Fluoride riboswitch aptamer (crcB RNA motif) from Desulfatibacillum sp., 69 nucleotides, folded computationally. Its Rfam family is "Fluoride riboswitch aptamer (crcB RNA motif)". Rfam links the family to the GO terms response to fluoride and positive regulation of gene expression. NCBI's taxonomy places the organism under Bacteria, Pseudomonadati, Thermodesulfobacteriota, Desulfobacterales, Desulfatibacillum.
RNA sequence: AGGGCGUUCGGGGAUGGAGUCCCCCGCGAAACCGCCGCCCGCCCGGCGGCUGAUGACUCCUGGCAAAGA
Repeated sequence: AGGGCGUUCGGGGAUGGAGUCCCCCGCGAAACCGCCGCCCGCCCGGCGGCUGAUGACUCCUGGCAAAGA
């Protein structure tokens, strides 16, 4: 100097907040930045369309739809 492991801590998981759990990245970088169709030789890019406030569960806030009072 490089690589591996462990501990502590921080960060991330397509739209907000909180709790629990899971996964991923890490000392200045990475983890992360949804899906479908069309155009284009491909990538990139452009255009059109679709689902969802969760990574998963629960709750709150906001939004949409239906029914009842």

Source information
The sequence was found by an Rfam model in a public genome assembly.